This is a predicted complex of two RNAs, RNase P RNA and transfer RNA, with 459 nucleotides together. The coordinates come from a structure-prediction model, not an experiment, and the mean pLDDT is 76. It holds a member of the Rfam family "Bacterial RNase P class A". It is annotated as a ribozyme.

RNA sequence: CCAGAGGGUUGGGCGGCCGCGUUGUGCUUCGGCACACCGAGGAAAGUCCGGGCUCCACGGAAAGACGGUGCCGGGUAACGCCCGGCGGGGGCGACCCCAGGGAAAGUGCCACAGAGAGCAGACCGCCCGCUGGUCCCCAAGUCUUCGGAUGGCGGGAUUGAGGGCAAGGGUGAAAGGGUGCGGUAAGAGCGCACCGCGCGACCGGCAACGGAAGCGGCAUGGCAAACCCCACCGGGAGCAAGACCGAAUAGGGACGGCGCAUGAGGAAUUCCGCCUCGUCGUCCGGGUUGGUUGCUUGAGGGGCGGAGCGAUCCGUUCCCUAGAGGAAUGGCCGCACAUCGCCGAAAGGCGAGGACAGAACCCGGCUUAUAGACCCUCUGGCAUU
RNA sequence: UGCCCUGUCGUCUAAUGGUAAGACCACGGACUCUGACUCCGUUAAUUGUGGUUCGAAUCCACACGGGGCAUCCA
Numbered sequence: 001c002c003a004g005a006g007g008g009u010u011g012g013g014c015g016g017c018c019g020c021g022u023u024g025u026g027c028u029u030c031g032g033c034a035c036a037c038c039g040a041g042g043a044a045a046g047u048c049c050g051g052g053c054u055c056c057a058c059g060g061a062a063a064g065a066c067g068g069u070g071c072c073g074g075g076u077a078a079c080g081c082c083c084g085g086c087g088g089g090g091g092c093g094a095c096c097c098c099a100g101g102g103a104a105a106g107u108g109c110c111a112c113a114g115a116g117a118g119c120a121g122a123c124c125g126c127c128c129g130c131u132g133g134u135c136c137c138c139a140a141g142u143c144u145u146c147g148g149a150u151g152g153c154g155g156g157a158u159u160g161a162g163g164g165c166a167a168g169g170g171u172g173a174a175a176g177g178g179u180g181c182g183g184u185a186a187g188a189g190c191g192c193a194c195c196g197c198g199c200g201a202c203c204g205g206c207a208a209c210g211g212a213a214g215c216g217g218c219a220u221g222g223c224a225a226a227c228c229c230c231a232c233c234g235g236g237a238g239c240a241a242g243a244c245c246g247a248a249u250a251g252g253g254a255c256g257g258c259g260c261a262u263g264a265g266g267a268a269u270u271c272c273g274c275c276u277c278g279u280c281g282u283c284c285g286g287g288u289u290g291g292u293u294g295c296u297u298g299a300g301g302g303g304c305g306g307a308g309c310g311a312u313c314c315g316u317u318c319c320c321u322a323g324a325g326g327a328a329u330g331g332c333c334g335c336a337c338a339u340c341g342c343c344g345a346a347a348g349g350c351g352a353g354g355a356c357a358g359a360a361c362c363c364g365g366c367u368u369a370u371a372g373a374c375c376c377u378c379u380g381g382c383a384u385u
Numbered sequence: 386u387g388c389c390c391u392g393u394c395g396u397c398u399a400a401u402g403g404u405a406a407g408a409c410c411a412c413g414g415a416c417u418c419u420g421a422c423u424c425c426g427u428u429a430a431u432u433g434u435g436g437u438u439c440g441a442a443u444c445c446a447c448a449c450g451g452g453g454c455a456u457c458c459a
Stems, first nucleotide, its partner, number of pairs: 001381010013335006020039002023036005041356001045367002048365005053238004066234005071085005086100001087098004101229002106227002108223003123169002125165004132159006141150003177195006196218001197216003202211003242293004252284007263277004286458002300319008339352005386455007395409004403439001411427005432448005
């Protein structure tokens, strides 16, 4: 210098003018006006997870059902998040990716093709007898006009039926280890060598797991983001939750639960019993479109020191930074800066112009969107010293 | 603001994880003197990107789009 990998910060700056909103103070003709402080984000987003908070339900715990998570260890209020490791895959490498428990508990599926797709299978092929058919070769024998003809047994080819094999061909995503040598009628872990695979005493590690003497001829393939099994977690709803005040309306109806002080009333002579009045919930019907609170100081940020590989934790010091109703946070000018376009050989000139986006109870994460700028660490290559 | 549902030709619906089917519409042809009806044919789709799987409209994740419900009082 070129090409890359990982991580962090920032994402417009300065000045002036005008405007918008909350709050506070002052004035007011009660309509507002003046002044001061403050006024979006790393994602405020998607609402995909986890909590705080509030209400409802519930005697406690467990099981079942349903939903979720899934290598091991740690962090955390908690998590499906984060950190560190293990295993697998990719890259020359820095490094990146993985929903990564169980297929020997059971059920299910594996279309088409193919002989066979799940306690495997035999289409072509290779091989072997047997008994038939056809053709060819041929010894002895027989016949002979000496040219030949016929011809049991046997051999070969082909075809049909039977059996052995799984090496090769072929199908498929997948065909029950691979290569080589031996072996065999042909073959085959049938035998052997190497590689792969399974079990594995023992050793290391908290563990996942790693190493490994030795043993086993090698098997019951894949799918659990199919049902399922195992382990662990989970009560439901959400600030339009909830609480208080006010206005208005028909404090009306239906259904259900609770409670009976058995209080009042009703039918009946009385008791038991029944119905209504009570209260709570749901629905129908009715009214309103007001105010206060919850509301922002919190698992909060920045600096320093310590523990830890790290996530993170502990101590100390400083800071306070929107709380809002369908909802404010904007515009213009000047100066430089980054970027882009045009002109120019260059210096430079002219023009454009700020990425994604917009708080609504609050936090911790994940995911998605994002023009650019800056910094740190590392890898590969080239060149020079 | 919160919660929930849903996405297949232009429209309405189908499709055990195994070639995306049908009806209406549109277009072309036949029939007819012409039009309608009828018959034959054609065009046309799984919202997008990844993942699981031999194989995805279907299963899973993340985005994108559409729709619905929920205020207070007695």